RNAcentral holds the full RNA, with entries from ENA. The part of an RNA shown here (large-subunit ribosomal RNA, domain II) has 735 nucleotides and comes from a Candidatus Moraniibacteriota bacterium. Taxonomically the source falls in Candidatus Moraniibacteriota (Bacteria, Bacteria candidate phyla).
Context: one part of a larger RNA
RNA sequence: GCCGGCGAGUUAUUUUAAAUAGCGAGACUAACCCACCUUUGGCGGGGGAGUCGUAGCGAAAGCGAGUCGUAACUCGGCGCUAAGUUGUUUGAAAUAUACCCGAAACCGGGCGAGCUAGCCAUAACCAGGGUGAAGUAUGGGUAACACCAUGCGGAGGCCCGAACCCACGAGCUGUGCAACACUCGGGGAUGAGUGGUGGCUAGAGGAGAAAUUCCAAUCGAGCCCGGUAAUAGCUGGUUCUCUCCGAAAUAUCUCUUGGGAUAGCCGUAAGAAUCGGCGCUGGGAGGUAGAGCUACUGGAUGAGCGGAUGUGGCUUUUGCCUAAUCUGUUCAACCAAACUCCGAAUACCCAGUCGUUAGUCUUACGAGUCAGUCUGUGAGGGCUAAGCUUCAUAGACAAAAGGGAAACAACCCUGACCGCCAGUUAAGGUCCCCAAAUUUUCCGCCUCUUCGGCGGAGCUCACCGAGUCUUCAGUGACUUGGAGAGCGCGCUUAGUGGAAAAGGAUGUGAAAUUCCGAAAACAGCUAGGAUGUUGGCUUAGAAGCAGCCAUUCAUUCAAAGAGUGCGUAACAGCUCACUAGCCUACGGGGUUUCGCGCCAAAAAUAUAACGGGGCUAAGCGCAAUACCGAAACUGCGGCCCUGUACCGUUUGGUACAGGGGGUAGGAGAGCGUUCUUUGCGCGCUGAAGUUCCGCCGUGAGGCGGGGUGGAGCGCAAUGAAGUGAGAAUGCCGGC
Numbered sequence: 001g002c003c004g005g006c007g008a009g010u011u012a013u014u015u016u017a018a019a020u021a022g023c024g025a026g027a028c029u030a031a032c033c034c035a036c037c038u039u040u041g042g043c044g045g046g047g048g049a050g051u052c053g054u055a056g057c058g059a060a061a062g063c064g065a066g067u068c069g070u071a072a073c074u075c076g077g078c079g080c081u082a083a084g085u086u087g088u089u090u091g092a093a094a095u096a097u098a099c100c101c102g103a104a105a106c107c108g109g110g111c112g113a114g115c116u117a118g119c120c121a122u123a124a125c126c127a128g129g130g131u132g133a134a135g136u137a138u139g140g141g142u143a144a145c146a147c148c149a150u151g152c153g154g155a156g157g158c159c160c161g162a163a164c165c166c167a168c169g170a171g172c173u174g175u176g177c178a179a180c181a182c183u184c185g186g187g188g189a190u191g192a193g194u195g196g197u198g199g200c201u202a203g204a205g206g207a208g209a210a211a212u213u214c215c216a217a218u219c220g221a222g223c224c225c226g227g228u229a230a231u232a233g234c235u236g237g238u239u240c241u242c243u244c245c246g247a248a249a250u251a252u253c254u255c256u257u258g259g260g261a262u263a264g265c266c267g268u269a270a271g272a273a274u275c276g277g278c279g280c281u282g283g284g285a286g287g288u289a290g291a292g293c294u295a296c297u298g299g300a301u302g303a304g305c306g307g308a309u310g311u312g313g314c315u316u317u318u319g320c321c322u323a324a325u326c327u328g329u330u331c332a333a334c335c336a337a338a339c340u341c342c343g344a345a346u347a348c349c350c351a352g353u354c355g356u357u358a359g360u361c362u363u364a365c366g367a368g369u370c371a372g373u374c375u376g377u378g379a380g381g382g383c384u385a386a387g388c389u390u391c392a393u394a395g396a397c398a399a400a401a402g403g404g405a406a407a408c409a410a411c412c413c414u415g416a417c418c419g420c421c422a423g424u425u426a427a428g429g430u431c432c433c434c435a436a437a438u439u440u441u442c443c444g445c446c447u448c449u450u451c452g453g454c455g456g457a458g459c460u461c462a463c464c465g466a467g468u469c470u471u472c473a474g475u476g477a478c479u480u481g482g483a484g485a486g487c488g489c490g491c492u493u494a495g496u497g498g499a500a501a502a503g504g505a506u507g508u509g510a511a512a513u514u515c516c517g518a519a520a521a522c523a524g525c526u527a528g529g530a531u532g533u534u535g536g537c538u539u540a541g542a543a544g545c546a547g548c549c550a551u552u553c554a555u556u557c558a559a560a561g562a563g564u565g566c567g568u569a570a571c572a573g574c575u576c577a578c579u580a581g582c583c584u585a586c587g588g589g590g591u592u593u594c595g596c597g598c599c600a601a602a603a604a605u606a607u608a609a610c611g612g613g614g615c616u617a618a619g620c621g622c623a624a625u626a627c628c629g630a631a632a633c634u635g636c637g638g639c640c641c642u643g644u645a646c647c648g649u650u651u652g653g654u655a656c657a658g659g660g661g662g663u664a665g666g667a668g669a670g671c672g673u674u675c676u677u678u679g680c681g682c683g684c685u686g687a688a689g690u691u692c693c694g695c696c697g698u699g700a701g702g703c704g705g706g707g708u709g710g711a712g713c714g715c716a717a718u719g720a721a722g723u724g725a726g727a728a729u730g731c732c733g734g735c
Base pairs, nucleotide, nucleotide: 001735002734003733004732005731006730011096012095013094014093015092016091017090018089019088020087021086022085023084026052027051028050032046033045034044036042037041056063057062066078067077068076069075099237100236102234106227107226108225109224110223111222117201118200119199120198121197122196124194125193126191128160129159130158131156135152136151137150138149139148140147164188165187166186168185169184170183171182203219205215206214207213212221240670241669242668243667244666245665250263251262252261253260254259264369265368266366267365268364269363270362271361272360275359276357277356278355279354280352281351282350283349284348290342291340292339297336298335299334301332302331303330304329305328306327307326308325309324312321313320314319372397373396374395375394376393377392378391379390380389381388402413403412404411417638418637419636420635422634423633424632428628429627430626431613432612433611437625439624440623441457442456443455444454445453446452458487459486460485461484463482464481465480466479467478468477469476488622489621490620491619497615503599504598507596508595509594510593511592512591513590514589515588516587524582525581526580527579528578530555531554532553535549536548537547561576565574566573639660640659641658642657643656644655645654646653647652671724673721674720675719677717678716679715680714681713682712689708690707691706692705693704694703695702696701
């Protein structure tokens, strides 16, 4: 891992609701006692103690269909005007282990120091080598000591290094040789050394050269048994079928936020009435969107005219000009969630009863839900970031399958009872993958009414035949005949479509407006583009062209700036504005708006930013027609539920109408297993079990036949449950 077996809402008491049975203003007995029988039991009788109900109100005295409050009430509270009670079954609650498995823990009593820690007693062990303390002997030395030398000596938590003990590094191992080993190195090795034997210390404890370290592979409190099925607002699991309805992820409170209580939303039963929803009509309250502001409160820009303070300058006695600040006023243009002179649409409230729909409310019982998610819209937070977060509102998912969006809970279409090799559509599509258009000219005729059919014509393209002319040549041209394809109106040329901004651009199409133009525009070519003057200043220089200043003037002119750019050290030189000539047009220039495109545009394995092929439409916009396309709608057949009507009446039948997606959850009806009671049956001429096949039932399941098997089994009705497994890192067994 698979297979098989086992494996989870039980029982008792009380309460409550429903169903059902008995009796009924009453209902019922409990313990206990007695008789009988097929005797851990059954059945019948007794037992009225007691319980519930029949009257309530008041704290009570008490009064009583009333009573209490009050001095009192016409007021108010609780009552009266509806039958209970005792069993049985089922749902639910409470208390008990209380659906099952699961802690870490807490407490009690014991068992442990044969591991390890410390201690006590006792008996052991430490190759070999080195160093050479004290002391002492002899000699030297000293006044005497001291001191020196040489020997003897043999100290030391001394040195090197085996046994022994340890465990610092690396390797190896890491389903090992091993639940800590092995290999090569390393440290200590006469000591605070090492080990043997016997003993002592015990869990609220012991021991500890101290690490929360050890106390039998267990240690922030050992192990075993017990309290014990501890508790678990937590995780996991919880076993047959069909039918009907069907949620919530919100509010308030909560040592509460992953739990609960009550309400909301769901189910079941009974009842009430038309009370509900939508539309229509009438009425109402409001301060949002918008808008506005000399209509308030604030903010805030420009200009003009004043006032106050006041800087600097000129004056210096007044005064004049002026930066800045505050303020008044006029004009113009603005801003506001916590501004409003105004002010919608919706939404909301009330009523009418007209239409439509089928809800609405009350009571009782049973729930689940309290982590929601995305999308559109209105807002707060954030960066007008987030597949972000918090509200409101609607939808979907959750609990919803089907079609579309390539794939894709939450987007678009649409809500799946079952069957069909029938039809029509939605979103979305119709060149191929891949179902469906590679759809769209004009005229006439026919049953011109659309549809459909027929004929003719126009343009373009390419093909075949014939003829004429032509050519080196079926080389080219023309005529004619045949059969065929394409042609709705526009835009785009970027593979834009098929990712992106600010910004940029003689891309292209459409529109508006304005200027110039046969008195010749625009572009091009030819020519001029001068003089005072090198304007003044500045400067080494400054001559149109470094810079500053200027009413930048004037002259001659067809025209020519005290100069548009290049250029020079400065001049010079080349240009431009401006002018004339040549040429020639329904033309040329500017601005603005709209449509579609262009650039801006860089990413990591491989095209890879249309699903692909591929597309110049098979892209985009407008118009039209046809078709495809889903579990939608329709057709045909069938099943179930509910309501109404009729028939029948014990369940029911027929017709019509409506309904049948579904998680948590509620309700209903059934299947099967084991056993009990009663009745009826089957079986060695083959029971149960098992295996293969067929049939029946919506299903759980049932029936039959063949084989195997070899002794028990079933049906109907009824009752009782150790009553249904695929999951619990489930338990046991087999492989």